c-di-GMP-I riboswitch aptamer from Sulfurimonas sp., 81 nucleotides, folded computationally. The prediction has a mean pLDDT of 78.

RNA sequence: UAUUUAAAAUGCCAAACUUGUUGCGAAGCAAGGACGGAAAGCUUAUGGGUCUUAUGUUAUUAAGAUAGCCGAGUUGCAAAU
Numbered sequence: 001u002a003u004u005u006a007a008a009a010u011g012c013c014a015a016a017c018u019u020g021u022u023g024c025g026a027a028g029c030a031a032g033g034a035c036g037g038a039a040a041g042c043u044u045a046u047g048g049g050u051c052u053u054a055u056g057u058u059a060u061u062a063a064g065a066u067a068g069c070c071g072a073g074u075u076g077c078a079a080a081u
Stems, first nucleotide, its partner, number of pairs: 002081004012037002017032006035068001041074003047070002049066006
């Protein structure tokens, strides 16, 4: 440096749900809590999917949400080869 791996060890993150709070909403933030995770670290100016709002007969368009939906880029711990 590359590949593989939740086997081991040190650790890390935190689903659902509850409470509070922000938002028209999807959903976000904080606390509790652990379903799970080798990137469940980061990045939607970036490839798709899903969801919300506005308009709308349909279609379309615009703005947003989701990185724990998949993919991609990038950074990183341990062990083995």
It was read from a public genome assembly, where an Rfam model found it.